[in-house]
Context: one part of a larger RNA
RNA sequence: AGCUAAUGGAGAAUGCCUUGGUACUAGCAGCCGAUGAAGGACGUGCAUGUCUGCGAAAAGCUACGGGGAGUUGACAAGAAGCCUUGAUCCGUAGGUGUCCGAAUGGGGAAACCCUAUAAAGUUAAAACUUUAUAACCCACAAAUGAAUACAUAGUUUGUGAGGAGGAAAGCCUGUGAACUGAAACAUCUUAGUAACAGGACGAAAAGAAAAUAAACUAAUGAUUCUGAAAGUAGCGGCGAGCGAAAUCGGAAGAGCCUAAACCUUAUGUACGUGAUAGACUGCAAUCGUUGUGCAUUUGGGGUAGAGGGACUUUCGUUACACUUUGCAGAGUGUAAAAAGAGUUAAAAAUUGUUUAAUAGAUGAAUACAACUGGAAAGUUGAGCCAUAGACGGUGAUAGCCCGGUAAUUUAAAUUUGACAAUCUCUUGAAAGUAUCCCGAGUAAGGCGGGGCACGUGAAACCCUGUCUGAAUCUGCCGGGACCAUCCGGUAAGGCUAAAUACUAGCUAGUGACCGAUAGUGAACGAGUACAGUGAUGGAAAGGCGAAAAGAACAGUGAGAAGCUGAGUGAAAUAGAACCUGAAACCGUUAGCUUACAACGAGCUAGAGCACUAUUAAUAGUGUGAUAGCGUGCCUGUUGAAGAAUGAGCCGGCGAGUUAUCGUAUGUUGCGAGGUUAAGGAGUUAAUAUCCGGAGCCGAAGGGAAACCGAGUCUGAAUAGGGCGAAUUAAGUAACAUGGGAUAGACCCGAACCUUGGCGAUCUAACCAUGGUCAGAAUGAAGCGUGGGUGACACUACGUGGAGGUUCGAACCGACUGAUGUUGAAAAAUCAGCGGAUGAACUGUGGUUAGGGGUGAAAUGCCAAUCGAGCCAAGAGCUAGCUGGUUCUCUCCGAAAUGUAUUUAGGUACAGCGUCAGAUUUAUCUUAUGGGAGGUAGAGCACUGGUUUGAUGCGGGCGCAGAAACUGUGUACCAAAUCAUGUCAAACUCCGAAUGCCCAUAAAGUUACUAUCUGGCAGUGAGGCUAUGAGUGAUAAGAUCCAUGGCCAAAAGGGAAACAGCCCAGACCGUCAGUUAAGGUCCCUAAUUAUAUGCUAAGUGAUUAAGGAGGUAAAAUUGCUCUGACAACCAGGAGGUUGGCUUAGAAGCAGCCAUCCCUUGAAAGAGUGCGUAAUAGCUCACUGGUCAAGCGACUUUGCGCCGAAAAUACGACGGGGCUAAGCAUAUAACCGAAACUGCGGCAGGAUAAUUUAUUAUUCUGGGUAGGAGAGCGUUCUGCAGUAGGUUGAAGCUAGACUGAAAAGACUAGUGGACGAGGCAGAAGUGAGAAUGUCGGCAUAAGUAGCGAAAACAUUGGUGAGAAUCCAAUGCACCGAAAACCUAAGGUUUCCCACGGCAGGCUCGUCCGCGUGGGGUUAGUCGGAACCUAAGACGAGGCCGAAAGGCGUAGUCGAUGGAUGACAGGUUGAUAUUCCUGUACUAUCUGGUAGUCGUUAUCAGAUGCGGAGGGACGGAGGAGGAUAAACACGCAGUCGAUUGGAUGUGACUGUUUAAGCGUGUAGCUAGUUCAAGUAGGAAAAUCCGCUUGGACGUUAUGACGUGAGGCGUUAUGAGGAGGGUCUACGGACCUGAAGGUGUUGAUUCCACACUUCCAAGAAAAGCUUCGCAUUGAGAAUAUCAGGUAUCCGUACCAUAAACCGCCACAGGUAGGUUGGUAGAAAAUACUAAGGUGCGC
Repeated sequence: AGCUAAUGGAGAAUGCCUUGGUACUAGCAGCCGAUGAAGGACGUGCAUGUCUGCGAAAAGCUACGGGGAGUUGACAAGAAGCCUUGAUCCGUAGGUGUCCGAAUGGGGAAACCCUAUAAAGUUAAAACUUUAUAACCCACAAAUGAAUACAUAGUUUGUGAGGAGGAAAGCCUGUGAACUGAAACAUCUUAGUAACAGGACGAAAAGAAAAUAAACUAAUGAUUCUGAAAGUAGCGGCGAGCGAAAUCGGAAGAGCCUAAACCUUAUGUACGUGAUAGACUGCAAUCGUUGUGCAUUUGGGGUAGAGGGACUUUCGUUACACUUUGCAGAGUGUAAAAAGAGUUAAAAAUUGUUUAAUAGAUGAAUACAACUGGAAAGUUGAGCCAUAGACGGUGAUAGCCCGGUAAUUUAAAUUUGACAAUCUCUUGAAAGUAUCCCGAGUAAGGCGGGGCACGUGAAACCCUGUCUGAAUCUGCCGGGACCAUCCGGUAAGGCUAAAUACUAGCUAGUGACCGAUAGUGAACGAGUACAGUGAUGGAAAGGCGAAAAGAACAGUGAGAAGCUGAGUGAAAUAGAACCUGAAACCGUUAGCUUACAACGAGCUAGAGCACUAUUAAUAGUGUGAUAGCGUGCCUGUUGAAGAAUGAGCCGGCGAGUUAUCGUAUGUUGCGAGGUUAAGGAGUUAAUAUCCGGAGCCGAAGGGAAACCGAGUCUGAAUAGGGCGAAUUAAGUAACAUGGGAUAGACCCGAACCUUGGCGAUCUAACCAUGGUCAGAAUGAAGCGUGGGUGACACUACGUGGAGGUUCGAACCGACUGAUGUUGAAAAAUCAGCGGAUGAACUGUGGUUAGGGGUGAAAUGCCAAUCGAGCCAAGAGCUAGCUGGUUCUCUCCGAAAUGUAUUUAGGUACAGCGUCAGAUUUAUCUUAUGGGAGGUAGAGCACUGGUUUGAUGCGGGCGCAGAAACUGUGUACCAAAUCAUGUCAAACUCCGAAUGCCCAUAAAGUUACUAUCUGGCAGUGAGGCUAUGAGUGAUAAGAUCCAUGGCCAAAAGGGAAACAGCCCAGACCGUCAGUUAAGGUCCCUAAUUAUAUGCUAAGUGAUUAAGGAGGUAAAAUUGCUCUGACAACCAGGAGGUUGGCUUAGAAGCAGCCAUCCCUUGAAAGAGUGCGUAAUAGCUCACUGGUCAAGCGACUUUGCGCCGAAAAUACGACGGGGCUAAGCAUAUAACCGAAACUGCGGCAGGAUAAUUUAUUAUUCUGGGUAGGAGAGCGUUCUGCAGUAGGUUGAAGCUAGACUGAAAAGACUAGUGGACGAGGCAGAAGUGAGAAUGUCGGCAUAAGUAGCGAAAACAUUGGUGAGAAUCCAAUGCACCGAAAACCUAAGGUUUCCCACGGCAGGCUCGUCCGCGUGGGGUUAGUCGGAACCUAAGACGAGGCCGAAAGGCGUAGUCGAUGGAUGACAGGUUGAUAUUCCUGUACUAUCUGGUAGUCGUUAUCAGAUGCGGAGGGACGGAGGAGGAUAAACACGCAGUCGAUUGGAUGUGACUGUUUAAGCGUGUAGCUAGUUCAAGUAGGAAAAUCCGCUUGGACGUUAUGACGUGAGGCGUUAUGAGGAGGGUCUACGGACCUGAAGGUGUUGAUUCCACACUUCCAAGAAAAGCUUCGCAUUGAGAAUAUCAGGUAUCCGUACCAUAAACCGCCACAGGUAGGUUGGUAGAAAAUACUAAGGUGCGC
């Protein structure tokens, strides 16, 4: 170290539980708000952090009811109280109700600031406090009142429970997408959806016909919702898709009011006259603003479609009243009566009874016994109640213990439904038809659009942007173009319950809904913590026990840690990190194993060792020396161990569902019929059941249709033909399952598109207002002087100080390199670098916004995001693409092909699979017979190519010819023919094998083979090998076809290993047998077999052209005893140096000849070597010696060379082999999951019977895929099941059972539930999705511990010290790493105590934890003052809405205005407290003089005019001071040492505002008088004009003005000294205090000079008038009073801000000493700070 067992830790799965969710049902309610909402902020308790309640009357106050013993809400105990004189508590009605918020007195950065008026309080007065009122719009009323006469606009006042804002969904209206679908896309679709906006209500909307229908004559009767009609009629790139209505069945039911005609009232106006007309009529009298028209108006009247009404006429019950008078008549009105209706429309109010709601009350029956137990409700036994056996609780499971439940009952107060009454409203009939009325910029039409299911279509109907423009009942509209007829209706005004939609909220309940990764995001103090500038996003987290009985006390320990005892409890392994307590992961103990081994970690065999019990038997458990075999899983592929994808491990979660429609199969019911839908009834119930036949399907078809009908259509037909019928015919409804369509449709996954919002704290540009830039250098224009010129010009010197000038810090930038790259840093550091008075940089506030902005332009930037920001929504977009898709077994089992495709990795049809049914050998094989054919081959007859020869047309060339259409020659080309030899995928005179078709079979095969119909697929990427072709290069592990095989989807044996090759197709078991391919020396099972040859190369055991006396065999041919071949000996000569050439050429440079001749056995005018040329040596050839075979060529077997690659021998699998190689032959053996034997399982078929078994026979590899049968999980019913505290579920272990999924049993743990069976319903099974959430590993005790400015020693404290404190020394910064301050942060500040966490180590320490404390202002900053950019904006203008712009005005600092200084003091504050000395505003009083008192006007307030405030850059000079230094002065010191009493060292030598004085300077106007047309009115002011004085020259008017001096200050401070000390400090005392030098970037002061780019506004302040008010007022001085709100701690180049951090980054402004230096560079240093938390 491994395996196993036991036992722990860590962790939080599982089981059980539920306070919380979720989906519904029934009822209620359906709004709240200026009487201040919703929602908040801040407060409020004895103490108080949060929640809850409440509001300064503050966990509450009052009254009335209820109730009856405790109570003061929760975490959460305590203290102190209250209560039978009735508390707490519950209900009803009141009171109170801070501040914000529509927010409303004004403002504003929500919860804050500032006012006015009137009262009250307070004060001497002022200041101050409290209460009320004060927004805008609209309506009404009134007053007032412009231009402009009346009037109106406007203004003012009053009145209003008016409006404003909020709220979940539902409703109506305006505006209105896109992704998507159409496999692209544009009409179309998505969709009038999402979204935005406006508005209303408890519902909304619609609604009482200018309706629907029908077709020549029947009908319906407002709207809404619903079941059908119907996926029909239609619409539609007639694509995708969209999609009615009439009518029928139901729910509910309800109808009305006006405009007009006519009469009348009133007002205005016009006309108008002596009575026509009128006053009800007649007669008589009388009247006189009568009357008539028009406009507006009051009341009546009137409301319809067999048209109605007005109008005219007639009729009608009663009573009363009226109508100028009398008489007569008549009319009108009111009331009654009758009928109907009503408070919810047409029209309003009250009362009563009753119901119900908002608190409640009564409410039966075991304190039964025994047993177990910690506990009884359990078990056993015995009782009781029940209109109550719902439910919950109580120490386990309770009708009778508790709360309740059934039933009954109740309200002072508020609310509520129903009914009734009073009451209110409506209503007469007939006739006439002359006249009048019946909704106008309307209907209708043209053009352009939209809505209707209907996309412009033949397009009716409805709406209208625009242009036109009727009629009035003898009218008008509609009935789907239009016309006629007929029918229906009566537009252009309005109201209208119910049936319908929805649920934020309240009450009661239910669930085959969830049970803490589930269910809401949220069971818990969750829209919280946290993230983001913001819109917005958004978690995790439940359980002790019956009861806290929550562990007294003791020990240990630094200890409130932890541990050990003790104690409680049934249990503490229930101990608060608490029920159960799995796994990963980490330990401890025990058994076995392991240090020569090579490993997909197992399987098979197996020794040894140690053990024992679910079964006791030679059974098992643990371990496993050794041997054989053996390359994970998934996905995706032709093909994966693959070095192709995915997974660190474990646990939980995680993917074919649901609805509707049609289709197939199965089951069930009924059956020529089947069936209901909505709805109704019904019930404890949302179930069942019963009604309900509207509708649907079927029973009859044919036809385009009319139509006919067992037929019909076509047709002239009675023909023929098509489709049907003819029958042996079945449908329909429900449920289940398969697949389909529409929906997100198996799950996860885009990049996009669109809509509405949020962002310019980053960055870009701009606007407003502020700020910053050490120090050097150069030396433009201009000017001056000299020279020069007629005068200029020009020139020298000087002066001067320009510049997108130069060098260079701060500051800004970012060219190079290195470092860094899991950083110190999501862009930096280090070393260099560029700009650095400018188009510079920078602070604060603001503007511009995504189809956009901004851009010195880079596709840059717009919050770490930019070829179109971010957030939310449409949205589960879409994805022909990738990935993933969860239990088991059985049967069958593919395809990678054809056709088509904006198609090629997709899809459709066909092919191939499966299941069911039908047919029943139709299939297949073989044989026989008969066919068609044009391939292989072959051939050259055709077509085309092609070799040689012969003949040779024609041509070329030569010759002859004067020439010719002449002749002739030809070793040139060559047609054609003949002969000869050939080639062909697109040649064929020929022509197979195989294959194909048909038939037959008395043949074989029996395989659910074939065919048909129907359900369901998958496949349509293929690969290698063999053969036949193409392409290619007769290359490819290439590509494309064809025909097979195998792989794919196939294991086993062989080929060492090796998908595709060879053998062979695995149902399971077997320690049986036989074989195949291939093998038999060893590895390694089987022959060291046999016979004959070959090979010598380790060939075997890699290759070619080519090469070779390798070797073996065969054939042909030559030489040879008349002596071959080889060797040795000898010869190899002469003419001649052949001729030519040549310097030479003699056999041998070259040319010619070489059949030259001679001698000879033989000898070339020479085969080589050689020489300058000769020479020389050889060869051919000949003789001799020797003695038997020797050559040449061809073919064949096996070998040899040719033969070079990188870690390694690596090209037999190794050893090794001379066979154990090769060839031939023979015999034997081995060898697989093949075949066989034995046993078993399953499926099909057949047969039999005892009908669920047997027998026979065949079959059982399998991916995609089809079919079948099961296992398990959760919940429901039987069911309060059986069982269960004598112990359920869950968890742990085990050697048990089953063919599998799985199932038991036992033991332990656990402590309350809960099987099995039969049915039912599903959130029903995980190993993979770079899945998701949590936990835990690994790397690893590894990298790192964040500037290399640096620490060391001693002492202290403490349990503990590198790290804390003190001291000493050392080191670092010092234009900063010091000090002040803005922003931002928000308590970090100070003190005490603490040390679990944070701190990159430590820690006694801290910016950490707990507790306590701390911020003091008239003068500092801000508000009560002002305005800039900009913002908002009464009225107003514009705009679909939302809203946009903007006047008056109101806000808005980064600017203007504005009054305090020095010292001291605390642990922490100070211009704030204290001391001293001041100033500002205001009030009062005293004193002094002055002015004023009714206007010829002091003052105050308001308004306006004027002045002023009031402004740029650069440059140079001057005067000052700050500051520093020196000298002087004072005090102190003199230890050590080389020197030093010296010109030594050290320290100090300081003082404000205010008041007085008014200096250096600066400024050219000031003042008086008069006039005056401008300053939007006025003016005594300003401006302008005139005149005078002073000044303009410096002696410098009036002003302004730093500084100095004096005073403040006999004060303060002050080195040092002294005393005391708790060592932190406290108290007392206290010298000197002069002068000089240098000298600012600060002040005088934007003062001056100069330049061009020409450089805020308003208020305070001064002055003038106007208006209002008005009796006292102002000045000086003295003495008093008053002076509000907010900020104030601390950090601020940083450990406190922005960067996730105690982060090497970033962050505006002010001060800034010394030495050297030009300097703020640089170096060193003072004060001060620090040594960077290993």

The prediction has a mean pLDDT of 82. Large-subunit ribosomal RNA, half A from a Candidatus Gastranaerophilales bacterium, 1734 nucleotides, folded computationally. Lineage of the source: Bacteria > Bacillati > Candidatus Melainabacteria > Candidatus Gastranaerophilales. The sequence was found in a public genome assembly.